[in-house]
Molecule: transfer RNA
Organism: Anaerolineae bacterium
RNA sequence: UGGGGGAUAGUUCAACGGCAGAACAGCGGACUCUGGAUCCGUCGAUCGUGGUUCAAAUCCACGUCCCCCAG
Numbered sequence: 001u002g003g004g005g006g007a008u009a010g011u012u013c014a015a016c017g018g019c020a021g022a023a024c025a026g027c028g029g030a031c032u033c034u035g036g037a038u039c040c041g042u043c044g045a046u047c048g049u050g051g052u053u054c055a056a057a058u059c060c061a062c063g064u065c066c067c068c069c070a071g
Stems, first nucleotide, its partner, number of pairs: 001070007010024004018054001026042005047063005
C1' cells in the first nucleotide's frame, strides 16, 4: 500500500430493517454463626459523522481503531 473480516453492558457473545437480549461480573435481598455456594431482584451498551427509510445495531458513504492474507 492492496484485499478480506471485526467494533454492541465491566467481560464473553446474541439480535429478518420493527421494544437491543443472555451468561458471567457489579449492587441489593433471602439463606448461613461468618464466608462461600445456591436462590430472588436490580443496574448497565450498539466506535464516530453523515445519508437512505415511517422506522437503522442491521443498508449506503467517509473516517478511527483492531485482526488476517498478499506485496